[in-house]
Context: one part of a larger RNA
Formats: sequence, structure tokens, C1' cells
RNA sequence: UUGGGCGUAAAGCGUCUAUAGGUGGCUUUUUAAGUCCGUCGUCAAAUCCCAAGGCUCAACCCAGGAUAGGUGGUGGAAACUACCAAGCUAGAGUAUGGCAGGGGCAGAGGGAAUUUUCGGUGGAGCAGUGAAAUGCAUAUAGAUCGAAAAGAACACCAACGGUGAAAGCAAUCUACUGGGCUGACACUGACACUGAGUGAUGAAAGAUAGGGGAGCGAAUGGAAUUAGAUACCCCAGUAGUCCUAGUCGUAAAUGAUUGAUACUAGGCAUUGUGCAUAUCGACCCAUGCAGUGCUGUAGCUAAUGCGUUAAGCAUCCCGCUUGGGGAGUACGUUCGCAAGAAUGAAACUA
Repeated sequence: UUGGGCGUAAAGCGUCUAUAGGUGGCUUUUUAAGUCCGUCGUCAAAUCCCAAGGCUCAACCCAGGAUAGGUGGUGGAAACUACCAAGCUAGAGUAUGGCAGGGGCAGAGGGAAUUUUCGGUGGAGCAGUGAAAUGCAUAUAGAUCGAAAAGAACACCAACGGUGAAAGCAAUCUACUGGGCUGACACUGACACUGAGUGAUGAAAGAUAGGGGAGCGAAUGGAAUUAGAUACCCCAGUAGUCCUAGUCGUAAAUGAUUGAUACUAGGCAUUGUGCAUAUCGACCCAUGCAGUGCUGUAGCUAAUGCGUUAAGCAUCCCGCUUGGGGAGUACGUUCGCAAGAAUGAAACUA
């Protein structure tokens, strides 16, 4: 736990799909559940409130009375919500023309570089550092030329750019395939938004099985530095990094900002596209829609800053927060091969 809030103070699920639920465009009709108006019954007495009276007053006692509210019956109203029926097209979707794109998946053939091997030339150093040493080298290294093999990644283009729900995605070509934007306005006619549970996806690292292993490189060995050096620097180097199949389900998974809709000054840049204009043509210029950025008005904000891509002004749905530590711990449960993940306290303390 009302309320107030959630960029940075505690707080937006990593992301998406979708069930229940909640919420929901315009016009007309019906019903009357919610709603509103009236009336009747009832909500014991005592108590509380108003108030006549009685104890000399008061406390106290005792006639009488009322509002509000709850609940049930009944009569009515019909604007709004809801229901019934019919319709509409501005939301949403389908069809159609066009377009952009590292969106996904599979396959194919590439070039540079690196390492290794083989062969030629050549003959004493190379490598490395702040300085060195370990290391490599007369069993011919390093250098250079030629040939071959392997694995991984794709310089320039490249951008403040593109695309995807996010994670992410970049050499080239091909096959298959998802989504988006835009034009005209043909069709359906609210079919929408959100979404507890659920399902899917989810970097890196890790674990399993089988491959692969060039470079890099946890662990590890050695050389240094140092008082020490389980490090930073150097020489090596295993797992791993790569592929296939399932697994894990976490990240400062960030825009530290959930999603949808409507409204609210401009200026500049850029991506896709339409229209108009211009031109031999490409540009340029004006304008519409959809993105991506910078600056900034009103407004907001504790400030910083945000500012039509809102953190402004409003509505709807979901998630989350409620002082620090203890603690994302213990226990229990679910999932996992494990590592662990999810859910998630309290005592105590200051």
C1' cells in the first nucleotide's frame, strides 16, 4: 500500500505475440441494469444531536423529534455508460501500383592479410622493452622470391546514415522469405488499444556431444619490475573464441525514459518516398507523409535538462516503488546436466 510517484533521488518487466480482464470512433432506434427524481417500508431500545420537563443548579433522569446515509418495494425521466436493432467511414485491416534497406535463412565462388610447410637466394643475428631477460637462430633463423595448405575476419565505401520487437545485422553473387514506407482510394465496416497468467525470442560468458583450431587468448609455465608482485610489461600457451545439435536465460539487455491515441511555436541538417516547379539532363527551390539528429518557444523540472521522437497538456491498460544495511541473502517452491536462474522474507542494526 489512501495518496504521491517511476531519465539521473526507491521505482518501466531485455524484447515481442496473445488469452482472461480493463478501456474504447460517429449517427439513429429499443430496453431501463448502472444513473437521476418522487413516494412507501425498514435499519430494536439505549447512546449521539435538537429540545419541553424533574432532582435547589449541574452531572444525572425522562416525554417528544429530526437530518444525512444504507437497504428493499413502487411510480417516473432517458442526457451519459450499458443492452437491442440498423447504418456510417475519420480508427483498424484487405486488395492494388511503386520504392528503399548490413531484416532473416541457406548455398556458391572470392581477394588482401596472418601462420605453417616445401623449394631458391643469402649468411648472423632476430624478436622484445622504460631498460632488459626468458625466447628463436650455423640442425641456417630473421630478410627476400616462388609454390602449397589451413582457419578466422571481411580494409576502402562508412555517415550525425540504413534496418530489425529487442538481442542484433556489413566483402560479392544467387535461391527462398518476414516486415516497413508511399501513391491513388477499390473493398470490409470498429474488426481497436493494452495485456495478469501463457508462449516465443534473447549479447557475451558457461556447460554437453561431435567436428575444427590460423590469429588472439582466461588458466598455467617462464623472464622482468618490486620490500613483496599470486598484477600492470615481455616470451610461450590450454580451455575458449569458429561450425553443427540441443542447453542456459542473464548484462550499465541504456534512451538508465513501458505501450497506444489526440493536441501544443519555429529554425537547420539528413534518409525513404509523393506532388508541383525547373532543366537538354542532374542539381536547386516550394510542399505532404514516414523516419533519424541538432538547436530552441510556451510549458514542465529539485536542479540538470526535456522540449511535436516531451520529461508539456490529457485519456486508457499493464508493470514497478514506499528509508539505509542485513539482502537479491535464508527458507520453501519451480526450472536447469551443472553453473545457477526465477520467486523472495525476518530477527537484528544504525
This is a predicted structure of a 350-nucleotide part of an RNA (small-subunit ribosomal RNA, central domain) from Datura wrightii. The coordinates come from a structure-prediction model, not an experiment, and the mean pLDDT is 86. NCBI's taxonomy places the organism under Eukaryota, Embryophyta, eudicotyledons, Solanaceae, Datura.